Predicted 3D model of a 1465-nucleotide RNA (small-subunit ribosomal RNA) from an uncultured prokaryote. RNAcentral holds the sequence, with entries from ENA. Model confidence (mean pLDDT): 84 of 100.
RNA sequence: AUUGAACGCUGGCGGUAGGCUUAACACAUGCAAGUCGAGCGGUAACAGAGAGGAGCUUGCUAUUCUGCUGACGAGCGGCGGACGGGUGAGUAACGCGUAGGAAACUGCCUGAAUGUGGGGGAUACCUAUUGGAAACGAUAGUUAAUACCGCAUAGUCUCUACGGAGCAAAGGGUGGGACCUUCGGGCCUUGCGCUAAUAGAUGAGCCUAUGUCGGAUUAGCUAGUUGGUGAGGUAAAGGCUCACCAAGGCGACGAUCUUUAGCUGGUCUGAGAGGACGAUCAGCCACACUGGGACUGAGACACGGCCCAGACUCCUACGGGAGGCAGCAGUGGGGAAUAUUGCACAAUGGAGGAAACUCUGAUGCAGCCAUACCGCGUGUAUGAAGAAGGCCUUAGGGUUGUAAAGCACUUUAAGUUGGGAGGAAAGGUUGAAGUUUAAUAAACUUUAGCUGUGACGUUACCAACAGAAUAAGCACCGGCUAACUCCGUGCCAGCAGCCGCGGUAAUACGGAGGGUGCAAGCGUUAAUCGGAAUUACUGGGCGUAAAGCGCGCGUAGGCGGCUUGGUCAGUCAGAUGUGAAAGCCCUGGGCUCAACCUGGGAACUGCAUUUGAUACUGCCAAGCUAGAGUAUGGGAGAGGGCUGUGGAAUUCCACGUGUAGCGGUGAAAUGCGUAGAUAUGUGGAGGAACAUCAGUGGCGAAGGCGGCAGCCUGGCCCAAUACUGACGCUGAGGUGCGAAAGCGUGGGGAGCAAACAGGAUUAGAUACCCUGGUAGUCCACGCCGUAAACGAUGUCUACUAGCCGUUGGGGGACUUGAUCCCUUAGUGGCGCAGCUAACGCAGUAUCCCACCUGGGGAGUACGUUCGCAAGAAUGAAACUCAAAGGAAUUGACGGGGGCCCGCACAAGCGGUGGAGCAUGUGGUUUAAUUCGAUGCAACGCGAAGAACCUUACCAUCCCUUGACAUCCAGAGAAGCGACUAGAGAUAUACGUGUGCCUUAGGGAACUCACUCUGUGACAGCUGCUGUAUGGCUGUCGUCAGCUCGUGUUGUGAAAUGUUGGGUUAAGUCCCGCAACGAGCGCAACCCCUAUCCUUAUUUGCCAGCGCGUUAUGGCGGGAACUCUAAGGAGACUGCCGGUGAUAAACCGGAGGAAGGUGGGGACGACGUCAAGUCAUCAUGGCCCUUACGGGAUGGGCUACACACGUGCUACAAUGGCAGGUACAGAGGGCAGCAAUACCGCGAGGUGUAGCGAAUCACACAAAGUACGUCGUAGUCCGGAUUGGAGUCUGCAACUCGACUCCAUGAAGUCGUAAUCGCUAGUAAUCGUAGAUCAGAAUGCUACGGUGAAUACGUUCCCGGGCCUUGUACACACCGCCCGUCACACCAUGGGAGUGGGAUGCAAAAGAAGUGGCUAGUCUAACCUUCGGGAGGACGGUCACCACUUUGUGUUUCAUGACUGGGGUG
Repeated sequence: AUUGAACGCUGGCGGUAGGCUUAACACAUGCAAGUCGAGCGGUAACAGAGAGGAGCUUGCUAUUCUGCUGACGAGCGGCGGACGGGUGAGUAACGCGUAGGAAACUGCCUGAAUGUGGGGGAUACCUAUUGGAAACGAUAGUUAAUACCGCAUAGUCUCUACGGAGCAAAGGGUGGGACCUUCGGGCCUUGCGCUAAUAGAUGAGCCUAUGUCGGAUUAGCUAGUUGGUGAGGUAAAGGCUCACCAAGGCGACGAUCUUUAGCUGGUCUGAGAGGACGAUCAGCCACACUGGGACUGAGACACGGCCCAGACUCCUACGGGAGGCAGCAGUGGGGAAUAUUGCACAAUGGAGGAAACUCUGAUGCAGCCAUACCGCGUGUAUGAAGAAGGCCUUAGGGUUGUAAAGCACUUUAAGUUGGGAGGAAAGGUUGAAGUUUAAUAAACUUUAGCUGUGACGUUACCAACAGAAUAAGCACCGGCUAACUCCGUGCCAGCAGCCGCGGUAAUACGGAGGGUGCAAGCGUUAAUCGGAAUUACUGGGCGUAAAGCGCGCGUAGGCGGCUUGGUCAGUCAGAUGUGAAAGCCCUGGGCUCAACCUGGGAACUGCAUUUGAUACUGCCAAGCUAGAGUAUGGGAGAGGGCUGUGGAAUUCCACGUGUAGCGGUGAAAUGCGUAGAUAUGUGGAGGAACAUCAGUGGCGAAGGCGGCAGCCUGGCCCAAUACUGACGCUGAGGUGCGAAAGCGUGGGGAGCAAACAGGAUUAGAUACCCUGGUAGUCCACGCCGUAAACGAUGUCUACUAGCCGUUGGGGGACUUGAUCCCUUAGUGGCGCAGCUAACGCAGUAUCCCACCUGGGGAGUACGUUCGCAAGAAUGAAACUCAAAGGAAUUGACGGGGGCCCGCACAAGCGGUGGAGCAUGUGGUUUAAUUCGAUGCAACGCGAAGAACCUUACCAUCCCUUGACAUCCAGAGAAGCGACUAGAGAUAUACGUGUGCCUUAGGGAACUCACUCUGUGACAGCUGCUGUAUGGCUGUCGUCAGCUCGUGUUGUGAAAUGUUGGGUUAAGUCCCGCAACGAGCGCAACCCCUAUCCUUAUUUGCCAGCGCGUUAUGGCGGGAACUCUAAGGAGACUGCCGGUGAUAAACCGGAGGAAGGUGGGGACGACGUCAAGUCAUCAUGGCCCUUACGGGAUGGGCUACACACGUGCUACAAUGGCAGGUACAGAGGGCAGCAAUACCGCGAGGUGUAGCGAAUCACACAAAGUACGUCGUAGUCCGGAUUGGAGUCUGCAACUCGACUCCAUGAAGUCGUAAUCGCUAGUAAUCGUAGAUCAGAAUGCUACGGUGAAUACGUUCCCGGGCCUUGUACACACCGCCCGUCACACCAUGGGAGUGGGAUGCAAAAGAAGUGGCUAGUCUAACCUUCGGGAGGACGGUCACCACUUUGUGUUUCAUGACUGGGGUG
């Protein structure tokens, strides 16, 4: 785009078309083929007329007769029922299409011409009798014809022996002057008929060429088969049929068999070529319940005819009969699905008729159906308060929307009323003219007047009337694809054409608002073509995506070198015929337009005939030598076959020497060996394979071929001439060769070695490793016929830049060489152009062959062929998926590679893991044990501090505009004191008090601050979602990376830069480079610290001067020193040497307080982990609102069988204890630190100087040091636990604080597997301070004191960086993914079989019918010598033959216990 459509929702009108695609299933009822009285005998019915008789209302009723008239039932006869109408079952065919042909028929029709004379016998109807239920008959009698039969005549007819012979007819109607008459008529006339032949037209029949679906898993078919002669038969050619003879005919250009199918003009689609279809309309064919058959006829083997058989239905008196809607309506059934038991012959056409006319379900119309196409309408203009309502909202508004309302108009269509064409021409009748005729009859033709025919039809059309009145839906809105928001739902419900949506913010589901598209329709489904170059003729491919046969030879076929001549088949051009009409296209016309109808033209790309052209192709003829081949001479070679032969090695055997192991492995063991192995020497046996040479070397078609020699043999190459003269290329089928393994027969068997055995390994190990070992490997003969048989690249030929090797041959040059140049045949590398999706590859071109068409199923099943078997070849489908695949890119990953780094390992030191306790977590428990954090990167974490509070949890008791914010109204200032009840919150009662300004009278605003009461807006939530978020944080990681612009390369993803060579802590720097630059990171800039200088000098300092003290910078003073705190200096690979590339840099050195980022801190790129946090805070959405909010008391977060993490204290002598003694830094201090003093064993208390602090206090630093004691013990170690007594803080230490004293004195004697930290002022060890805090650190943070050991090194473990490689991964190896098994479902193969269909062969059977024969029976016309004959009918019989039956095959479909694999989940 389309449809004979269907379904869903909806539906105003008209025009034009269309309407059982399924059951060629079965059919009730009605109709669809009759007509002619001008063919006939006639008169059953109707009407008229006449006659008779009856009744009477005397012109009416009933009745009888007469075919007399109009007419006409049944019958005889003629023509028509072969047309028209239906259907598509069958048919793959001369069925259809196209173009031709000869041997032939043709009713009615047309033309030109002939005849139409004279006779005969029957019969239906009818009458009588009679059978039967019926259908339908039987017998006798009577009768007519355009019915039937002779006779005559006949021709351009037929036959012929060329003499001749044979063969026809029918009459009827109208009119009529003369003549005749038996009064019927004859006769004449005219038109209609009839007969014979002929020409045409029309219509049928036959033949030929050519075209006409699929299957080769259908390859051979055929006996009347193919041909001939003769005969028969037909309208006609012909094996159409028969007899005889011959053995042919068809087939790879697809016979035979089989599936499917009516064919065509055309229709749909497409740019076309094509593809699909074959409804309506038109041409042809076939069929008419199924099968067979003939009759009649011009025509049939006959839809509404006959006979027979069969199935089915109906009637029956059971004896027998009847029927055929695939005609029009209609019914049932089937189905997703397809209409009225309508009107009319008015028109067109058909049959009959002289005609009027009759008939006509053909046809014309109407009815039903949005089934399709076309047209029209459902209103138009105006109208902003942008109404109401709806929806959304950032709450302002937006949108629906000029839409509505309102106001002003119009009236198509529908409705009502009225008018009103055309389709009508004929026909009839009356005149006129003409033809014909004896004729002014009749008939016919023409013409004029009159009359007069319409189903549709209440027609089309026109006018009037009224009133916006009666008339809009459907689908869609994630992308493709035009159109977006809200609510509901929450991987549910659902959607979906493909991709895919839905797991709590869904433009994708459902609803709504809005929008988009089309519109009386809109969607969906089905189907066809297109896009699809996705079967490629136009117009594709085959190295890796599917696809080159494993390789030759060669048949058919296809294709084929140069020249000349001929021919004209192909090819090209012209003409003629045909290519039906309709349709398509162009152009006119008619319906108001259009659809539709109609005139004309073009076209129908085709076929045939004919006339030309002759370049090319073909064919014929004659030549040529460039292709191909032959001859001559050389050459290389693992080319092939056969026969010999050689040495090394392995193994075995014999003997000798010799002694304890050998062998084997990652390590072992099995195995061999004291019966003497291994090792070694000599000799022998036997089989197999041929080291070195050896090479991207050679040969061969491929497989393949390797010691040496001989014989036989194939191919190739080179050189030079001669010869043949296109002999060529490819190659479907065919045929041969064809690795390894395997098979058969017979040999052989050293080594190796499937199977097998043993030993190991392992969770297992039917493996990898080891020890053995049989087929086999070898030979001969015969099979098999496959391989990643690979260059994954078919063969031949020609053309198109080069350079460098290498093998074989030939030539040339000189400097004679391991030389150079040229050429030819191979074989390689690089490369320009070119090609390719890219990788990459030589490319381009012709001819020929093979092969491919998404993945899986499957190279499977079935069938067939081959094979001894194994198996090979050929080779599907159902079903299932939306991918499978190629090449390349970026990442990630690898028990891949290279380089490098890190307390990563190693080297060390100290720990954890064992004990007790502290603390956190899990788990458990509980009314609650609030919540969060969960590998590294949760677990002394949030928490820098839970007795109440905190507090979020639980129990109980209370409040509801609320503890808190804003607004409104009322009252009161506020506030203070205090009684009672209660656990308290709270409740109740009472007292006191009165703000501001003032002129002191009063006044103001209810304004400010606050309290109470009331009302509703609102408050409130540590409720949920960290997977809706912001912010903040962790981690990789202080790792060295992460990117961009421009340019360049690539079809592109991308690459380059950023890689490479060095170097660095570093993408740090240098060099190189199709890159050049830049940004975020690194480094530096900042802070602390180490040295020095300058300045300053108090509360710090005190060298020098002075005063004072038992003593102390205590004082005067000083500014040197230390310190303090401001500013500077200093370090930059700057200098020297070496290495390196004259680079960057590295190594060493000097100087220096410090040396190569001096040490430390802050500082964290692009990003990753949906990492953590809604309980810091903020925040979207959701949820609660007398509660999930708020207040109070008590409890809980502190529980305790247990498990884990982080710590403290220890286990002791490098120690404990006792007393003595020395030296810090950094801090905080007024709700504070607190000295001296006094009390207490002590915690502490009393008390009060000083200090808001370089001034005072906290505050004694401890380890250390000197001395004493303990003596290896559960201790003078260790301190848990428990009892008692206290202190302090606080409203309050019961649950549940810290500390002190006395007493008690547990485990623990250095910690399994495993694991952590640390590289220098570090680890280890020692104490000090601070934050939080009323009190409560073994935690955290900060400070200093003492102060080590070790690092060979980068193999390994872990983590990371760069480059490279492989990848089937991309949620990225915690990836992907294979097979069995179990379960469910689906399709399918095998299967003892079973059931149905089709069909071959061999038989049986034989109705009706036709033909042959016929001695039976019967017999009108004609003949007859009257006996009969001719002819015919019936019967009988033979041949053919349908239904049907049997046997045996083939094939197909369905089904089948069980079974095989396959697919999906």